Record summary
Transfer RNA from Silurus meridionalis, 73 nucleotides, folded computationally. The coordinates come from a structure-prediction model, not an experiment, and the mean pLDDT is 81. Its Rfam family is "tRNA". The family's RNA type in Rfam is transfer RNA.

[in-house]
């Protein structure tokens, strides 16, 4: 330098363009317990990497950039 892939709550993940973005773990609150853990109920936590474009409508499609990985030279 060329090509390909990845980026989604704190972590890991799902998500045919169509109303409110999924689940698990974790965190917090309450119940339970002498207490802790387990269990049960509930809650908070996402500008879906950034900026443009297409579209009635974009996490999803297109372009550029940033970061990471693989491979080739």
């Nucleotide at each position: 330098g060329a090509u390909u892939c990845c980026a989604u709550g704190g972590u890991g993940u799902a998500g045919c363009a169509g109303u409110c973005a999924u689940c698990a773990c974790g965190u917090c609150u309450g119940c339970u317990u002498u207490a802790c853990a387990c269990g049960c109920a509930g809650a908070a936590a996402g500008u879906c990497c950034u900026g443009g474009g297409u579209u009635u409508g974009a996490a999803c499609c297109c372009c550029a950039g940033u970061g990471g990985a693989a491979c080739c030279u």